[in-house]
A computed fold for a 74-nucleotide RNA from an uncultured Bacteroidia bacterium, annotated as transfer RNA.
The sequence was found in a public genome assembly.
The coordinates come from a structure-prediction model, not an experiment, and the mean pLDDT is 83.
RNA sequence: CGGGAUGUAGCGCAGCCCGGUAGCGCGCUUCGUUCGGGACGAAGAGGCCGCAAGUUCGAAUCUUGUCAUCCCCU
Numbered sequence: 001c002g003g004g005a006u007g008u009a010g011c012g013c014a015g016c017c018c019g020g021u022a023g024c025g026c027g028c029u030u031c032g033u034u035c036g037g038g039a040c041g042a043a044g045a046g047g048c049c050g051c052a053a054g055u056u057c058g059a060a061u062c063u064u065g066u067c068a069u070c071c072c073c074u
Base pairs, nucleotide, nucleotide: 002072003071004070005069006068007067010026011025012024013023020057028044029043030042031041032040050066051065052064053063054062
């Protein structure tokens, strides 16, 4: 140089193939239970999907470019 994989909430991941306004677990906040903690129960906050552009009525999802990390080849 060339090829491939991954990028979504604080962390780990699903959703993408087949487009329809984003979820799960852990964690966090508040409340109840307790003398207190843990555990359990209830409620809640937190991301518009690595970035940019395009297609479309509508894009995390399709297309193009680009960035980061990892792997393969030379």